RNA sequence: GAGGGCCGGGUGGCCGCACGCUCGCGUGAGGAAAGUCCGGGCUCCAGCGAAGCAGGAUGCUGGCUAACGGCCAGCCGGGGUGACCCGAGGGACAGUGCCACAGAAAGAAGACUACCGUGGUUCGCCCGCGGAAAAGCUGAAAGGGUGCGGUAAGAGCGCACCGGGCCGAGGGCGACCGAGGCUGACGCGGUAAACCCCAUCCGGAGCAAAACCAAAUAGGGACGGCGCAUCCCGCGCUUUGCCGGGGCCGUCCGGGUCGGUUGCAUGAGCAGCGCGGCAACGCGCUGCCCAGAUGAAUGGCCACUCCCGCGCAGGCGGGACAGAACCCGGCUUACAGGCCCUCU
Repeated sequence: GAGGGCCGGGUGGCCGCACGCUCGCGUGAGGAAAGUCCGGGCUCCAGCGAAGCAGGAUGCUGGCUAACGGCCAGCCGGGGUGACCCGAGGGACAGUGCCACAGAAAGAAGACUACCGUGGUUCGCCCGCGGAAAAGCUGAAAGGGUGCGGUAAGAGCGCACCGGGCCGAGGGCGACCGAGGCUGACGCGGUAAACCCCAUCCGGAGCAAAACCAAAUAGGGACGGCGCAUCCCGCGCUUUGCCGGGGCCGUCCGGGUCGGUUGCAUGAGCAGCGCGGCAACGCGCUGCCCAGAUGAAUGGCCACUCCCGCGCAGGCGGGACAGAACCCGGCUUACAGGCCCUCU
């Protein structure tokens, strides 16, 4: 120098807080609890066992996983002397768009300078026409490179080598590698984190989800009792009138609010051992229970000790980033200091 793994002070005492119970004890933040960026579990809604439109995400291969944009092992390209690192890494003959500035020309492009031929000429370092992509100039990018031949000058125009394209024995599950062969019409640039095309995946909202228990008061309903005395309704009965209802009281039922409970911690769980696998990971056995609030706990002090700095010493100062809220798998970001392993 490169890669990987781990720790994140320890022990004891006193006081305090939260939760649990057997009432005296036990337990009590993290590797990121963070950002809320992906993926799931769980719950409800919608729909139907599906598919499509729109929109979004992903994009080399094989594997792992509940799933993933994650992880492992490889391939290819690029960087490094090397250990190793980096890569949104499908498609640019499906179509469309764009390529600023500069430059003659930015696409099946292009003649500004220089070169060559030819005509003209006022003979000037001039003008017209044609050839030519080899040289110069511009640019991120200009129709492959070097050499020889060839030519008026040139040009894959021809040839050799290199590069490119196509086919391909054989190897690999595959990405891909590739002996060998063919090809100079190797002529059609770049850009898809531009539209787009192709393949795969995605219904929506979220624990303030959702479920349950359930006051007072005011509505609603059922039943029973008392009243129809004034008034109103039904006019049910032939009328003064009778009956029923509106009214009052009691009991019960139902919905919602305050409040409370569940969801809520036994889980894709943790540790050890063994086996399979290069690994991610999987399987088996044994052991363990490991925070949990909602006016929201996890703190403070002291002693000894550890590390760092100052100092001869007694001693003094400092020890990071950061605080759970339904749970889990990842990613990303922050982090004083220290330890270990492998490799160049």